Model confidence (mean pLDDT): 91 of 100.
c-di-GMP-I riboswitch aptamer from Actinotalea ferrariae CF5-4, 75 nucleotides, folded computationally.
Its Rfam family is "c-di-GMP-I riboswitch aptamer". From the family's description: GEMM was predicted in a large-scale screen for bacterial structured RNA regulatory elements.
Of the family's consensus pairs, 94% are formed in the model.
The source organism's lineage runs through Bacteria, Bacillati, Micrococcales, Cellulomonadaceae and Actinotalea ferrariae.

RNA sequence: CAGCGACAAGGGCAAACCCGUCGAGAGGCGGGGACGCAAAGCCACGGGACCACCAAGGUCAGCCGGGCUGCCGAC
Numbered sequence: 001c002a003g004c005g006a007c008a009a010g011g012g013c014a015a016a017c018c019c020g021u022c023g024a025g026a027g028g029c030g031g032g033g034a035c036g037c038a039a040a041g042c043c044a045c046g047g048g049a050c051c052a053c054c055a056a057g058g059u060c061a062g063c064c065g066g067g068c069u070g071c072c073g074a075c
Stems, first nucleotide, its partner, number of pairs: 003075001004073002012037002017032006035062001041068003045065003048060004
């Protein structure tokens, strides 16, 4: 450095649901709360799902694939 992901170590994130708030909505943000997660960190590039739908557009990264970055070191 790379592969790999341990009954390792220090930790990290936070589903559903509830409250508040923003939004036409999908959904986002804050607090509570943990179903889980070795990238459940970031990116909307491809597929997909969802909202909206005349067109245009929007949402989801914890749906799949891909890209970038990162802690530890049993092997």